[in-house]
This is a predicted structure of a 72-nucleotide RNA (transfer RNA) from a Candidatus Pacearchaeota archaeon. Rfam family: tRNA. Rfam classes the family as a transfer RNA. Rfam describes the family as follows. Transfer RNA (tRNA) molecules are approximately 80 nucleotides in length. The source organism's lineage runs through Archaea, Nanobdellati and Candidatus Pacearchaeota. The coordinates come from a structure-prediction model, not an experiment, and the mean pLDDT is 81.
RNA sequence: GAGCCCAUAAGUUAAUGGAUAGACUCUCCGGCUUCGGACCGGAAAACCGAGGUUCGAUUCCUCGUGGGCUCG
Numbered sequence: 001g002a003g004c005c006c007a008u009a010a011g012u013u014a015a016u017g018g019a020u021a022g023a024c025u026c027u028c029c030g031g032c033u034u035c036g037g038a039c040c041g042g043a044a045a046a047c048c049g050a051g052g053u054u055c056g057a058u059u060c061c062u063c064g065u066g067g068g069c070u071c072g
Stems, first nucleotide, its partner, number of pairs: 001071007010025004018055001027043005048064005
């Protein structure tokens, strides 16, 4: 330098172009308990960035950023 793949919550990960972006773990609050753990109920928390297409984009396209693999 070239090609391919990936990027969603603190972590792991879902989501036919149309849902309030869902779940598990973590965290916080409450219940239960002598206390704690377990268990039960609840809350907070995310689409890598900028454009484009579209009535509508996490999804499709382009560029960029970061990571991985391969080639030179």